Notes:
A computed fold for a 96-nucleotide RNA from a Bacillota bacterium, annotated as THF (Tetrahydrofolate) riboswitch aptamer. It was read from a public genome assembly, where an Rfam model found it.
C1' cells in the first nucleotide's frame, strides 16, 4: 500500500421489576447548554434545564379506618437478552 472487519451515543423488540392512573410521565415548540467509536473535526440524532400550548381509561374486590389486593391502561422508568447502529481522516483487529 490493497481488502476486509470491529467498536460510540442511541433506535426497535421480547420479558421482567416498578411509577403513575388525585396525571407525573410521554410527545410537541421556542431558547440556553452538554455528551457522543481509541484521537480530531464534525452532524443527522441523542440528553439535560427554562418557558409555552396541547392533554389521557379505567373497572372490580377486601378493610371499622389508614390502607391494600386484582385486572386493566400510559407513544412512562430503569433492567437482561436479541437486533439495528459514525458520513470525513487518522488508529485498532485479520490476511495479502
Nucleotide at each position: 500500500g490493497g481488502c476486509a472487519g470491529a467498536g460510540u451515543a442511541g433506535g426497535u423488540g421480547u420479558c421482567a421489576a416498578g411509577c403513575g392512573u388525585u396525571a407525573a410521565g410521554u410527545g410537541u415548540u421556542a431558547g440556553g447548554g452538554g455528551a457522543u467509536g481509541g484521537g480530531a473535526a464534525g452532524u443527522u440524532g441523542c440528553c439535560c434545564c427554562u418557558a409555552a400550548a396541547c392533554g389521557a381509561a379505567a373497572g372490580g374486590c377486601c378493610c371499622g379506618g389508614a390502607g391494600g389486593c386484582c385486572u386493566g391502561c400510559g407513544g412512562c422508568u430503569u433492567g437482561c437478552c436479541a437486533u439495528c447502529g459514525c458520513g470525513u481522516c487518522c488508529g485498532c483487529u485479520g490476511c495479502c